[in-house]
RNA sequence: CGGAAUGUGGCUUAACUUGGUAAAGCGCUCGUUUCGGGUGCGAGAGAUUCCGGGUUCAAAUCCCGGCAUUCCGA
Numbered sequence: 001c002g003g004a005a006u007g008u009g010g011c012u013u014a015a016c017u018u019g020g021u022a023a024a025g026c027g028c029u030c031g032u033u034u035c036g037g038g039u040g041c042g043a044g045a046g047a048u049u050c051c052g053g054g055u056u057c058a059a060a061u062c063c064c065g066g067c068a069u070u071c072c073g074a
Stems, first nucleotide, its partner, number of pairs: 001073007010026004020057001028044005050066005
C1' cells in the first nucleotide's frame, strides 16, 4: 500500500438474510429463602447498536466515507 472479516448493556452473544417495540445468558441492585454465607425463587436498573453523512413514513439492519481490531497478500 491492496483485499477481506469484525464492531450491539460491565462481559459473552442474538436480532441483519426479509428495514417496523434492541432480546438472552453471566454479572450488578433489591426482596425472599438461611443462624449467616452460598444455592434456589421473584422483581429491577443498565445499550439512542464504533463515528459522521445519505436513502426511507420508519435504519442496529440498506448505501457512502472515516476510525479501531484481526486475518491474507505485496

The prediction has a mean pLDDT of 82. This is a predicted structure of a 74-nucleotide RNA (transfer RNA) from a Candidatus Omnitrophota bacterium. It matches the Rfam family "tRNA". It is annotated as a transfer RNA. Its family is annotated with triplet codon-amino acid adaptor activity in the Gene Ontology.